[in-house]
């Protein structure tokens, strides 16, 4: 330098055009003499960034940044 894959909640990851979700973590509650476990409830997001397409973009297209792998 080129190719491919990835970037979404504090962490690990879903979501493949139509209101952004799960598990864990955090807050509150139930249970218990108490703790743990379990159950209920709840908070938390510039979907890496900038443009474009579209009535509508996390999703499609282009460019940039970052990471991993491969080729040279």
């Nucleotide at each position: 330098g080129g190719a491919u894959c990835g970037g979404u909640a504090g962490c690990u990851c879903a979501g493949c055009g139509g209101u952004a979700g799960a598990g864990c973590a955090g807050g509150g509650g139930a249970c218990u003499c108490a703790u743990a476990a379990u159950c209920c409830u709840u908070u938390g997001g510039u979907c890496a960034c900038a443009g474009g397409u579209u009535c509508g973009a996390u999703c499609c297209c282009u460019g940039u940044c970052c990471g991993a792998u491969c080729c040279a």

This is a predicted structure of a 72-nucleotide RNA (transfer RNA) from a Candidatus Caenarcanales bacterium. RNAcentral holds the sequence, with entries from ENA. Model confidence (mean pLDDT): 85 of 100. Taxonomically the source falls in Candidatus Caenarcanales (Bacteria, Bacillati, Candidatus Melainabacteria, Vampirovibriophyceae). It matches the Rfam family "tRNA". Its family is annotated with triplet codon-amino acid adaptor activity in the Gene Ontology.